[in-house]
RNA sequence: GGGGUAUUAGCUCAGUUGGUAGAGCGCAUGGUUCGCAAUCAUGAGGUCGGCGGUUCGAGGCCGCCAUACUCCA
Numbered sequence: 001g002g003g004g005u006a007u008u009a010g011c012u013c014a015g016u017u018g019g020u021a022g023a024g025c026g027c028a029u030g031g032u033u034c035g036c037a038a039u040c041a042u043g044a045g046g047u048c049g050g051c052g053g054u055u056c057g058a059g060g061c062c063g064c065c066a067u068a069c070u071c072c073a
Stems, first nucleotide, its partner, number of pairs: 001072007010025004019056001027043005049065005
């Protein structure tokens, strides 16, 4: 210098063919307990890595950039 993969909640990750952003764990509140753990119920938490493009509509498509890993030279 060139190619590939990944980037979504605090963490680990889903998200099908473009059509209302989700799960588990964690966190908060409440129930059960003398208390803790466990368990049950409810809730908070996201400009989907950044910028631009395509589209009526983008987490998903296209381009560039950033970071990490990897392959070639």
Model confidence (mean pLDDT): 83 of 100. This is a predicted structure of a 73-nucleotide RNA (transfer RNA) from a Candidatus Saccharimonadota bacterium. It matches the Rfam family "tRNA". It was read from a public genome assembly.